[in-house]
Notes:
A computed fold for a 72-nucleotide RNA from a Bacteroidales bacterium, annotated as transfer RNA. Its Rfam family is "tRNA". Rfam classes the family as a transfer RNA. The prediction has a mean pLDDT of 82.
């Protein structure tokens, strides 16, 4: 330099056009003599960045950035 893949909550991931979810973690409460476990409620997201298409984009298209892998 070329090719492929990935980028979504603190972490691991889902979501393939119609207002973004789960598990774990975190906060508060219940339970206990006190922990752990269990139960209830809650907070947390410019969906890597910038454009384009569309009535509407995490999703489709283009460019850029970062990372994994392959080729030279």
């Nucleotide at each position: 330099g070329c090719c492929u893949g990935u980028g979504u909550a603190g972490c691991u991931c889902a979501g393939u056009g119609g207002u973004a979810g789960a598990g774990c973690a975190c906060u508060u409460c219940c339970u206990u003599g006190g922990u752990a476990a269990g139960g209830a409620a809650g907070a947390g997201g410019u969906c890597g960045c910038g454009g384009g298409u569309u009535c509407a984009a995490c999703u489709c298209c283009c460019g850029c950035c970062a990372c994994c892998g392959g080729c030279u």